Source information:
Small-subunit ribosomal RNA from a metagenome, 1520 nucleotides, folded computationally. Its mean pLDDT, the model's own confidence on a scale to 100, is 83.

[in-house]
RNA sequence: AGAGUCUGAUCCUGGCUCAGAUUGAACGCUGGUGGCGUGCUUAACACAUGCAAGUCGAACGAGAAAUUCUUAGUUUACUAAGAAGAGUAAAGUGGCGCACGGGUGAGUAACACGUAGGUAAUCUACCCUUGAUACUGGAAUAACAUUGCGAAAGUGAUGCUAAUACCGGAUAAUAUCAUUAUACAUAAGUAUUUAUGAUCAAAUUAUAACCUCUUCUUGAAAGUUAUCGAUUGAGGAUGAGCCUGCGGACUAUUAGUUUGUUGGUGGGGUAAUGGCCUACCAAGACUACGAUAGUUAGCUGGUCUGAGAGGAUGAUCAGCCACACUGGAACUGAGACACGGUCCAGACUCCUACGGGAGGCAGCAGUGAGGAGUUUUGCGCAAUGGGGGAAACCCUGACGCAGCAACGCCACGUGAGUGAUGAAGGCUCUUGGGUCGUAAAACUCUGUCAAGUGGAAAGAAAUCGAAAAAUUUUAAUAUUUUUUUCGUUGACGGUACCACUAAAGGAAGCACCGGCUAACUCCGUGCCAGCAGCCGCGGUAGUACGGGGGGUGCAAGCGUUAAUCGGAUUUAUUGGGCGUAAAGGGCGCGUAGGUGGUUUUAUAAGUCAGAUGUGAAAGCCCAAGGCUCAACCUUGGAAGUGCAUUUGAAACUAUAAAACUUGAGUAUGGAAGAGGGAAGUGGAAUUCCUGGUGUAGAGGUGAAAUUCGUAGAUAUCAGGAGGAACACCGGUGGCGAAGGCGACUUCCUGGACCAAUACUGACACUGAGGCGCGAAGGCGUGGGGAGCAAACAGGAUUAGAUACCCUGGUAGUCCACGCAGUAAACGUUGAACACUAGGUGUAGCGGGUAUUGACCCCUGCUGUGCCGAAGCUAACGCAUUAAGUGUUCCGCCUGGGGAGUACGAUCGCAAGAUUAAAACUCAAAGGAAUUGACGGGGGCCCGCACAAGCGGUGGAGCAUGUGGUUUAAUUCGACGCAACGCGAAGAACCUUACCUGGAUUUGACAUCCUGAAAAGUCUUUUGAAAAAUAGAUGUGCCCUUCGGGGAAUUCAGUGACAGGUGCUGCAUGGCUGUCGUCAGCUCGUGUCGUGAGAUGUUGGGUUAAGUCCCGCAACGAGCGCAACCCUUAUCUUCAGUUACCAUCAUUUAGUUGGGGACUCUGGAGAUACUGCUCCGGUUAACGGGGAGGAAGGUGGGGAUGACGUCAAGUCCUCAUGGCCCUUAUAUCCAGGGCUACACACGUGCUACAAUGGACUGUACAAAGGGUAGCGACCUCGCGAGGGUUAGCCAAUCCCAUAAAGCAGUUCUCAGUUCGGAUUGGAGUCUGCAACUCGACUCCAUGAAGUUGGAAUCGCUAGUAAUCGUGGAUCAGAAUGCCACGGUGAAUACGUUCCCGGGCCUUGUACACACCGCCCGUCACACCAUGAGAGUUGAUUGUACCAGAAGUUGUUGAACUAACCCGCAAGGGAGGUAGGCACCUAAGGUAUGAUUGAUGAUUAGGGUGAAGUCGUAACAAGGUA
Repeated sequence: AGAGUCUGAUCCUGGCUCAGAUUGAACGCUGGUGGCGUGCUUAACACAUGCAAGUCGAACGAGAAAUUCUUAGUUUACUAAGAAGAGUAAAGUGGCGCACGGGUGAGUAACACGUAGGUAAUCUACCCUUGAUACUGGAAUAACAUUGCGAAAGUGAUGCUAAUACCGGAUAAUAUCAUUAUACAUAAGUAUUUAUGAUCAAAUUAUAACCUCUUCUUGAAAGUUAUCGAUUGAGGAUGAGCCUGCGGACUAUUAGUUUGUUGGUGGGGUAAUGGCCUACCAAGACUACGAUAGUUAGCUGGUCUGAGAGGAUGAUCAGCCACACUGGAACUGAGACACGGUCCAGACUCCUACGGGAGGCAGCAGUGAGGAGUUUUGCGCAAUGGGGGAAACCCUGACGCAGCAACGCCACGUGAGUGAUGAAGGCUCUUGGGUCGUAAAACUCUGUCAAGUGGAAAGAAAUCGAAAAAUUUUAAUAUUUUUUUCGUUGACGGUACCACUAAAGGAAGCACCGGCUAACUCCGUGCCAGCAGCCGCGGUAGUACGGGGGGUGCAAGCGUUAAUCGGAUUUAUUGGGCGUAAAGGGCGCGUAGGUGGUUUUAUAAGUCAGAUGUGAAAGCCCAAGGCUCAACCUUGGAAGUGCAUUUGAAACUAUAAAACUUGAGUAUGGAAGAGGGAAGUGGAAUUCCUGGUGUAGAGGUGAAAUUCGUAGAUAUCAGGAGGAACACCGGUGGCGAAGGCGACUUCCUGGACCAAUACUGACACUGAGGCGCGAAGGCGUGGGGAGCAAACAGGAUUAGAUACCCUGGUAGUCCACGCAGUAAACGUUGAACACUAGGUGUAGCGGGUAUUGACCCCUGCUGUGCCGAAGCUAACGCAUUAAGUGUUCCGCCUGGGGAGUACGAUCGCAAGAUUAAAACUCAAAGGAAUUGACGGGGGCCCGCACAAGCGGUGGAGCAUGUGGUUUAAUUCGACGCAACGCGAAGAACCUUACCUGGAUUUGACAUCCUGAAAAGUCUUUUGAAAAAUAGAUGUGCCCUUCGGGGAAUUCAGUGACAGGUGCUGCAUGGCUGUCGUCAGCUCGUGUCGUGAGAUGUUGGGUUAAGUCCCGCAACGAGCGCAACCCUUAUCUUCAGUUACCAUCAUUUAGUUGGGGACUCUGGAGAUACUGCUCCGGUUAACGGGGAGGAAGGUGGGGAUGACGUCAAGUCCUCAUGGCCCUUAUAUCCAGGGCUACACACGUGCUACAAUGGACUGUACAAAGGGUAGCGACCUCGCGAGGGUUAGCCAAUCCCAUAAAGCAGUUCUCAGUUCGGAUUGGAGUCUGCAACUCGACUCCAUGAAGUUGGAAUCGCUAGUAAUCGUGGAUCAGAAUGCCACGGUGAAUACGUUCCCGGGCCUUGUACACACCGCCCGUCACACCAUGAGAGUUGAUUGUACCAGAAGUUGUUGAACUAACCCGCAAGGGAGGUAGGCACCUAAGGUAUGAUUGAUGAUUAGGGUGAAGUCGUAACAAGGUA
């Protein structure tokens, strides 16, 4: 620090996801040791049991027992007394403590917390310092005893007694109160040893010691000394109360709240201010800077994260607050409205004799419950701290320790060295090897941890005891204080640590390995099982599933889940945006607010600088130190960006004052305009009415029909009515804030603009709320209504057509007055100001020069357009009218869908508008541009593509192939063009792959090993054959040291292996088809672009052609085109045999001489190149015409097939991965099948006849083939053919007569002398064999068919058509295929249309690319949500009823020790119970509000491989 994911690719926007750190965690697998920490986040749910707050006898009274000893009664037993136990235990009065410590976070949005202050408005027990004082009296009461009630808890009565318990009196001030004086002052006031008056105390107790004083006199005390305690002041310290500024949550779908409310006065109350309470008076107080209400929440230091700013959080530790079963209340006290106190109410639990009682773990352990989830009913007060005590000491679940838990952090170990036959084994494999791997074994070492044995700290210093010394004080050796020595105290724990013993021995797992992200292979599985954080894997070769091997990462842990921050600049202060991606309010006026021109002076609020205080400790950071290191701990420092106080500065902001003119405005003059409102006027046109003329149609459409018209339409002329809109001018012209405004005239009226001067003096900009305006459509009331026209009707179209088209037609459109308040209200661009190159139009108003004048030219301001520089932008584009550079203010955005929807609220007559979510769901949605593809987009061009022609197919019969059907099998493949006379250039057996049956199993075929035999040939029997059986014959080739060996072949055996036309052409190679012989497809360098890409290759011409020329940020190049190759057409030359024959001989015959001229053959050459000429064209490429020429513009034909497309075809040519079969899916054999036959299709042949058939005669080819062959002549047969054999390995011989043609005869339009299918008979040939199932011949038979529907095919010249000939395959078997020649046409105006293709351009929501994409209803399943008669909870408001305990007030006739009066009786003062009143918790009734759950039914929404109906959108998407 980034990465993955939208696309064919790109850039951007934008979300989702990942890598990091962290946790009081949990879960899964695994687990050696130690140290330090941490451990109910859920039910503030309920709790059994034990413990957690007591102590003091030196405040007080009283005071046991067990047990032991002694004595007595009677020796035992037993009883009694005394002593010890013991002034002990337990209980009581009293003092202090119990308000600390410990727990929890329910409540609380608050002065609760934090921070800084205030208290002149306050208190503070114990503690410290410092003064003063303690005189004198009194009355009770618990314990205890006796006794009553009660189950218990408890409680009553009577009697006795003490105190540092309680009470009275005295004394007292710097205390308190009143008055007063002075000083100070921050408002109320404060201070002071001013003065006067009044008021308020106590325990001289306890302990220790002493006899100096006093009293009694051995000694003791009321005496003295010391200590503690008591009272009253002052001061301190500590702690607490109260008040204030500022700070930190969400919701406006909570906008108004409040009656003790806000303030004042009097009174009360408190330690103290205050509506804290009360009476009266006033009517205030809070709020858009968010009151009130609702929801959530303890706050902070800190913690986690982050570069920081921030965000999240508030366990452990520390500070504060709140709470203690729930609610209320007070008492005591210095302090509580009190966790282990009291009272009341409620819920719950327990006891009960049913009358009544008891209880509160959110203390420590522990239990149940809840939950994914959180420990021992441990030890000790040894340390630290706390309470009490004079102290010893006691108490202390605070605390110190131990236990449990990998819950976290830190540290250590599980060994180290050497060791290659690279062992065995595993995995893999191309079978060579590779890898685990120096890893192991083996050898040599070490000894941490764990185990065992032994030793052994520190934490301990105090207190106290003993001894000694010094000091203080005293009368004193008491006492106090200090010092020294000795002794006493350890839960942890015989722990840390150390030594020794023995031994590599006891100690490694978890996750991951497609990309992100480090790490790869095998097997299994086969869209199954499964994985997955995102993208996505899995449908038979899965690095993604499961297992194995290997590897990577971390390591006593590793992963997963949950959660927070980060990455995320994805809420943007730092640090984002709004033309098209989400986002500018429809427009204006204007309030609050925010911001604001120039100059001077003052102030000092902001601002800046310094100082002071504070910012607790811990933590973070730095340094040093202590545990062997570290974690951890200790000490010191720094920091703590904050707040407050104070001192200064005065630039800027602000405030105050004074001025200025440039912002803004006003005045004067001018001029433009569909700016607005009202009234009036006008002509053209449509329609209607009346009348005339006139006659059969009109109208409408793609074509029609509905419709109108003989009752006279349409057309035409004249007149009239009525409403609406204003042609031309008219213009990216004008005006207006926007919506919007268009005939003419008048009236009223708003704004902008120009020119020149004068005036005011910042008066300005923006603008949340608010107010106003606001197209069309809509609503209300009343008018109006010509045309147009939703709805509606009819006619068409259509599969349908609730549409598009047509004929009609009502609201509406128009006017007046209201409502409504929205639009793609768009420049999709908020308003204002300033600055930043230009060029060129246009509208308005000026200025200058010049002119007689107009024009022209230069120039200023205001508007409105286009082009363009810098700059900006993702790009497109914007560009002085900014989307540039800046300032100010407002509005708005934060992934797509759900949804601008639901609910709520406001507005509206309604329709609806405004405001505006969530659940759920997806990993995208989107912008701009690029390359393709596509378009019922455009332009240009080509092609037998159409057109123009000729001939066919489709109808018939037959042949052949296919589908289908059938079958034991009818083997398999090929399926639009580009399968179907295709693989197959030839199925009777074979072929043959199929079926039935019979056989074989190392095999029909290959290699290796062992043994034997040469091989081979012939015969016999069985059998359908394969095969089996029996015999006969036979001995080869090479080398040799003659022993033998080798090669080949056969047989037998063994296993490695053979074999497969079995599967996968979607695992492949090779080959092929196709677009297409179409003209295209690319590269290097350069340039342009952020980039995909573009340029080149586009443009203007031209061509068959990306062929060539010109131009051009391109310049070149490659594969294609063309040419080079073959053939054909002409000529030359060379050579003439088997070819040829002009001349000379010769013959039936080029037959034979001869010839080398010709034809021909086959070698080598030539020729054609737009070369020449005219015209056109850019002086080009090139095109048109012409000449010459055998041939003319590629002369004709062939071969030749770019990059690629179709997962095109082929595993059955061949090759090949993987899978499958291995006595069978292999191999051999016989027979059958591939030849079936209701039918459908393709390709052909033959015909339907007279341009013909039949017969007779007669002419002319080319190219081929031939020895397992072609086979002449002759001969036989009607013929197919047979017999015989010459010749020929071929320019020699043969196949081999070419046919159409020509000449003649006949037939005369008919199912025929056309046509030949079918069938009967007889034959020929091939072949082991023609039954299934061959071809041909002869005789006989003589079917359909009379030119073929829709539709469709081929062909542009030696072509179509037509005629015959040959060849391959092949024993035989072509109407097919491949070749060959003969005869030999017609037509092409042209490119509108159909099909295919090329180039350019355009649109696109397509990229599997239009056979694309995609919308909505309906049906089904699931999910969440809204409405819903209601039902049921929670919280809360208001009104009323009722009202426990308790405080306060009042009363107090009952009761009453202390004080007063009194001799006493009694009375008084004071007090208590009780009564009453106010307040008030729980409770109840009524009525609202908010919110949750649920509800028949219902509504829309979302999701879901293959449902239904259509085709709305994307191309002009077929109606933009």